Annotation
RNAcentral holds the sequence, with entries from SILVA. Small-subunit ribosomal RNA from an Oscillospiraceae bacterium, 1506 nucleotides, folded computationally. Its mean pLDDT, the model's own confidence on a scale to 100, is 83. It matches the Rfam family "Bacterial small subunit ribosomal RNA". Rfam links the family to the GO terms ribosome and structural constituent of ribosome. NCBI's taxonomy places the organism under Bacteria, Bacillota, Clostridia, Eubacteriales, Oscillospiraceae.
[in-house]
RNA sequence: AGAGUUUGAUCCUGGCUCAGGAUGAACGCUAGCGGCAGGCUUAACACAUGCAAGUCGCGGGGCAGCGCGGGGUGGCAACACUCUGGCGGCGACCGGCGGAAGGGUGCGUAACGCGUGAGCAACAUGCCCGUCACAGGGGGAUAACAGAUGGAAACGUCUCCUAACACCCCAUAUCAUCAUCGGAGGCAUCUUUGGUGGUUGAAAUCUGCGGAGGUGACGGAUUGGCUCGCGUGACAUUAGGUAGUUGGCGGGGUAACGGCCCACCAAGCCGACGAUGUCUAGGGGUUCUGAGAGGAAGGUCCCCCACACUGGAACUGAGACACGGUCCAGACUCCUACGGGAGGCAGCAGUGAGGAAUAUUGGUCAAUGGACGCAAGUCUGAACCAGCCAUGCCGCGUGCAGGAAUGAGGCCCUAUGGGUCGUAAACUGCUUUUGUGCGGGAGCAAUAAGGUCCACGUGUGGACUGAUGAGAGUACCGUACGAAUAAGCAUCGGCUAACUCCGUGCCAGCAGCCGCGGUAAUACGGAGGAUGCGAGCGUUAUCCGGAUUUAUUGGGUUUAAAGGGUGCGUAGGCUGCCUUUCAAGUCAGCGGUGAAAUGUCCGUGCUCAACGCGGAAGCUGCCGUUGAAACUGUGAGGCUUGAAUACUGUUGCCGUGGGAGGAAUGAGUAGUGUAGCGGUGAAAUGCAUAGAUAUUACUCAGAACACCGAUUGCGAAGGCAUCUCACGAAGCAGUUAUUGACGCUGAGGCACGAAAGCGUGGGGAUCAAACAGGAUUAGAUACCCUGGUAGUCCACGCAGUAAACGAUGAUGACUAACCGUCGGCGACACACAGUCGGUGGCCAAGCGAAAGCGAUAAGUUAUCCACCUGGGGAGUACGACCGCAAGGUUGAAACUCAAAGGAAUUGACGGGGGCCCGCACAAGCGGAGGAACAUGUGGUUUAAUUCGAUGAUACGCGAGGAACCUUACCCGGGCUCGAACGGCAGGCGAACGAUGCAGAGAUGCAAAGGUCCUUCGGGACGUCUGUCGAGGUGCUGCAUGGUUGUCGUCAGCUCGUGUCGUGAGAUGUUGGCUCAAGUGCCAUAACGAGCGCAACCCUUGUCGCCAGUUACCAUCAAGUGAAGUUGGGGACUCUGGCGAGACUGCCACCGCAAGGUGUGAGGAAGGCGGGGAUGACGUCAAAUCAGCACGGCCCUUACGUCCGGGGCGACACACGUGUUACAAUGGCAAGUACAGAGGGUUGCUACCCUGCGAGGGGAUGCUAAUCUCAUAAAACUUGUCUCAGUUCGGAUCGGAGUCUGCAACUCGACUCCGUGAAGCUGGAUUCGCUAGUAAUCGCGCAUCAGCCAUGGCGCGGUGAAUACGUUCCCGGGCCUUGUACACACCGCCCGUCAAGCCAUGAAAGCCGGGGGUGCCUGAAGUCCGUGACCGCAAGGAUCGGCCUAGGGCAAAACUGGUAAUUGGGGCUAAGUCGUAACAAGGUAGCCGUACCGGAAGGUGUGGCUG
Repeated sequence: AGAGUUUGAUCCUGGCUCAGGAUGAACGCUAGCGGCAGGCUUAACACAUGCAAGUCGCGGGGCAGCGCGGGGUGGCAACACUCUGGCGGCGACCGGCGGAAGGGUGCGUAACGCGUGAGCAACAUGCCCGUCACAGGGGGAUAACAGAUGGAAACGUCUCCUAACACCCCAUAUCAUCAUCGGAGGCAUCUUUGGUGGUUGAAAUCUGCGGAGGUGACGGAUUGGCUCGCGUGACAUUAGGUAGUUGGCGGGGUAACGGCCCACCAAGCCGACGAUGUCUAGGGGUUCUGAGAGGAAGGUCCCCCACACUGGAACUGAGACACGGUCCAGACUCCUACGGGAGGCAGCAGUGAGGAAUAUUGGUCAAUGGACGCAAGUCUGAACCAGCCAUGCCGCGUGCAGGAAUGAGGCCCUAUGGGUCGUAAACUGCUUUUGUGCGGGAGCAAUAAGGUCCACGUGUGGACUGAUGAGAGUACCGUACGAAUAAGCAUCGGCUAACUCCGUGCCAGCAGCCGCGGUAAUACGGAGGAUGCGAGCGUUAUCCGGAUUUAUUGGGUUUAAAGGGUGCGUAGGCUGCCUUUCAAGUCAGCGGUGAAAUGUCCGUGCUCAACGCGGAAGCUGCCGUUGAAACUGUGAGGCUUGAAUACUGUUGCCGUGGGAGGAAUGAGUAGUGUAGCGGUGAAAUGCAUAGAUAUUACUCAGAACACCGAUUGCGAAGGCAUCUCACGAAGCAGUUAUUGACGCUGAGGCACGAAAGCGUGGGGAUCAAACAGGAUUAGAUACCCUGGUAGUCCACGCAGUAAACGAUGAUGACUAACCGUCGGCGACACACAGUCGGUGGCCAAGCGAAAGCGAUAAGUUAUCCACCUGGGGAGUACGACCGCAAGGUUGAAACUCAAAGGAAUUGACGGGGGCCCGCACAAGCGGAGGAACAUGUGGUUUAAUUCGAUGAUACGCGAGGAACCUUACCCGGGCUCGAACGGCAGGCGAACGAUGCAGAGAUGCAAAGGUCCUUCGGGACGUCUGUCGAGGUGCUGCAUGGUUGUCGUCAGCUCGUGUCGUGAGAUGUUGGCUCAAGUGCCAUAACGAGCGCAACCCUUGUCGCCAGUUACCAUCAAGUGAAGUUGGGGACUCUGGCGAGACUGCCACCGCAAGGUGUGAGGAAGGCGGGGAUGACGUCAAAUCAGCACGGCCCUUACGUCCGGGGCGACACACGUGUUACAAUGGCAAGUACAGAGGGUUGCUACCCUGCGAGGGGAUGCUAAUCUCAUAAAACUUGUCUCAGUUCGGAUCGGAGUCUGCAACUCGACUCCGUGAAGCUGGAUUCGCUAGUAAUCGCGCAUCAGCCAUGGCGCGGUGAAUACGUUCCCGGGCCUUGUACACACCGCCCGUCAAGCCAUGAAAGCCGGGGGUGCCUGAAGUCCGUGACCGCAAGGAUCGGCCUAGGGCAAAACUGGUAAUUGGGGCUAAGUCGUAACAAGGUAGCCGUACCGGAAGGUGUGGCUG
């Protein structure tokens, strides 16, 4: 110090989460020791038991108990009994002091309670210290005790006696108080001092003779009381509160001031600087965190406060309204003889309860401290110690050194092997902290009484000596023994250090956030290994931090959340220049205070540390005092530049009221006129022969003001447009003049405020929510059409909201340019440099996340106001205020999500745009879709109908050939080293095996024959046994390689360097022209390059050269019935090798160029000549594990393998691809002509014979330019048929055959004879093709025994039509635009309804709670009055009154819980209805408002552009 998470990626905004520290903690696993600390955070809930406050005999009377002494009785004695206050002492009692401290808790309290600083001239103070003075005389009681007596008890009652340092009276009085006469001082009331006079008020004694104690006054110290300044929670959805209330006068009361209390008088007092109310809470020193500022906390320790079962009250006292006192009331518990009594752990232990959770019914007064006492001493759960608990902090240990082998053994991963435990162990040597045993053994202790000595001031001080230890035989020290007694927890996907295997298979589970898990999980569970920390480690909870995410330090508001709709203006905040005054703020010096502890620094003590001790600084604060005078402020004086006013001009859709005008619309009347009008995408509703629409004239009504008109003008905003008049307001400019800071902003407040809406009254032409009808549609509560009411208009009220927007608050100042425009000045001008004020454009600097803003700032600054703090819930609920209502303003929470969002980028998409291309459309030709058949697929069926391919890009596809085989499927029969192959070991045998038998066959059995090579070890081969490798068309194409389809033969896809941008990215690759093309040219922050395009390759078209048999044959010759048949030729054709040729090269025109155009020339060919091969980066988790290969998983007498048979060929049906047709451009018959490219020895076969034929039998040639398949067919010629289910068509079926093959039943092809089905040109829709193409005709080949081939691949013959053109459909390319899409439109997404869950609002009611008010009642108690009763007196009893806790009654307010029912909201893999939004989202969207509708929503009206 940061990191993760919104996106395909980016920057920003913004929330959520993590890493750190901390704790009075708890829980899980684990655990050796010590030191120091800490330990009911919950029920201020209830408490058994014990202890926690007593002491003094030097105050008193006394003597219950104990001891001593003395006397008596009994007894030998010990001893027992008894008497005796004589002594030590002392229960109870009177009296004194202390029980107000110490200890506990945090209920209450938002307060002078606390903190801090002051004040008391308004006060008290026991014990302690100092000073002065005093203590004379008298009196009567009372407890104990004794007697009597009540009661269960607690506890009393009566009578008698008695004491005091108990109580009372008299005296004395510095003093107090009253009156009076002076002096001094201060701070207003006043304070202080001197004198005189009056009144009242004191005391206590004890003694050991040393002393102790008493009274009054003054002073000190200490402690307390009261008052004030400042500081010290939340909520304004708490805005008004207050009746002793605020003040005065006079009293009472108090230690003292005071409405503290009372009588009277006045009407004040507090409050937006937050009163009152409600909720919460003890405050501080400090603690945690943080760089700090802050934030959070207030346990232990210290200070203060409050409380003591709940509430009230006083008494005593120096001090209390009293934790272990009293009285009363209440609740609760206990005792009881039922009459009545007792009690208060928030003291220390302890118990129950509550709770996640917090300890012993311990020891001692040895020390420190306290009470009493002269003291000894007694008491002390204060305190000091010990016990329990890893609760925290700190320290120590669980050993140290050596120690082998390319490393035992295990485990894990793998498969040539490697890793790890691991120098770890074993083993050798060493050490002994800790532990165990034994031995020694502290400090804490200072002193008291007493003793000795010294000093002097003779009862004080000092020195020495001198008992006492709970903890504890502890700490510590010594010694012996022996590595001996001692390691776990969490994590390992990223953040975040640490990785593999197995199991599991969206299951089980994990998770702080992002997220893992659906068969190869580093994320689940286990294992191995690793990492982190370590007697601990993790988890949970809470606080601070990170979070600059409430921003004082230190944030923002155009679009992310956020500028109020606008103005005026109150309080408040801020405020021009100069001089001067004061010194409040400010600054400086000094003084006081800021307790200690804590924290920091420096030392120091426990072996170190934690911990403790000493010192220092600090405690950022408050108060006082002395100064300074710049700034802020106060007072005074002045100034003119801010502001305002006057004057003169000028400007405008500025406002209000009145008057006027024309066009249009509608209506009325009359005329002309005739059949339609109107409306739409197309229609219909509607109007019209009772005369519409159209047209003419006249009349009426209401509303709005065309052109001008504009980036124009005016206004604070909303808003404002015909002309004119009146009234009112404003801005600007000019020039001087006047005032002299009069200013800016503005919480509340007041006013204005589009449209819609509301009320009352008018008005009503147009338009038009609602509504009605007609269309559209699956529906159409819409869009479109015809009508139409509120409303739209006016007046007066209300309402108070809009995308009320520049989404940009107001005011002032400053910061480059350039180009417009409006108003004024600039001369008297229509021109002009310029200038002031507006209104626009484009830009420098700067700013900004970017888009952008940029003197009209979103720049740099100053002042003031408003507002924001993740999304949803929600601008909702409740409350309050306003409103006639609609509704507005103010404005939450529970719950829920990890995002929501802004700007920009790249894509993709659009029922966006532009440009361009393609048999894409159009123009044509021929098909498919209808029929029959062939073939493939789906479906169905089946024992099986093996598997795969499924929009385009599956469906005559894998398959270029399923009768067996193939074959993977089914049934049945067999085999298990296996159907094939390799290695090793062993046994046997040559190998091989005719033949026979059984069987469906595989196979099994039998078996003639055969007798290998050799170096004699053995080898080859076969078979058997064992073993290591087998085998699998089983699964996963979503683990893969390779191959392939498609976009697409589309023109694209990228890179290097440079530049631009914060960045994703952009540029290049865009633009203009051009091209088939990212083809080229030009321009250009780009310059180049790569993969693609093109070219290079093959083929075809022309020519040349060379060569020439099997091809050819012009010339010469021979020859035949005929034929290049023969000699020969190298001319031609052809074959096949090398070349040439075409490049917009030439011409004309257009063009800058590239290039284009031309029935131009030439040329076989002309602008890529035709065809092929060739397929960029990539897309579709496209296809294929069944062609092959391959990871993983699975099977192993079977999911392997062999065999026979069956199936892949099924058949109601549906689809695709084809074939043949439906006929006359034809069928049939006869005749006749012309190809190319291929194949051939297990082959093609001439020729001959034979059969109607498929074929059969012979025979010859050819390993092929030689022989052969092999007659090409359509075409052409002639004849016939004459429009029909036919002489079309040939399916189907019957019969007879041929061929292949082991075998044609399922299930082959072909031939002949016979039979002769559907079908007469095919609905919606749809396919191919642009020239040697379509169409049509035949021929060949691969596979192959044969063939289901009408398929596929090739070959040639004949040989068209059409293209205006790019509006539309489809696909594609480039540019641009919008986007809420990025799984990318097959996207995203809205609302109702239905289901489940959750929290919440309302609600008849029901049940509480705290507080206040009124009335009634009213204990104890203070006070007042009374006091004829008691008392010598002091005083008291009694009775009455005031007040009050508590109780009761009543009405209301506030605040909770619960509730039938009800409202919306949120969440939830695959529910229903629609399609609202995002693209022009298919009617642009959104805002306000009104109405309507299942729902999203629709429509009207005004506004906005997002």